[in-house]
RNA sequence: GCCUCCAUAGCUCAACGGUAGAGCGAAAUACUGUUAAUAUUUAGACAGAUGUUCGAUUCAUCUUGGAGGCU
Numbered sequence: 001g002c003c004u005c006c007a008u009a010g011c012u013c014a015a016c017g018g019u020a021g022a023g024c025g026a027a028a029u030a031c032u033g034u035u036a037a038u039a040u041u042u043a044g045a046c047a048g049a050u051g052u053u054c055g056a057u058u059c060a061u062c063u064u065g066g067a068g069g070c071u
Stems, first nucleotide, its partner, number of pairs: 001070007010024004018054001026042005047063005
């Protein structure tokens, strides 16, 4: 220098172009003599920009970061 892949919640992962979910974790409440466990509830994310589309996490382009390969 070139090519390929990846980027979604604190962590691990889903999501036919049509309201972004789960498990673990966090907080609150209930239960309990207390803790733990359990139950319920809450908060929490689409790497950035532009475009296509009635509508984009999803498609296209560019950028950023990471991984791998070639030279």
This is a predicted structure of a 71-nucleotide RNA (transfer RNA) from a Rickettsiales bacterium. Lineage of the source: Bacteria > Pseudomonadati > Pseudomonadota > Alphaproteobacteria > Rickettsiales. Model confidence (mean pLDDT): 80 of 100. It matches the Rfam family "tRNA". Gene Ontology term of the family: triplet codon-amino acid adaptor activity. From the family's description: Transfer RNA (tRNA) molecules are approximately 80 nucleotides in length.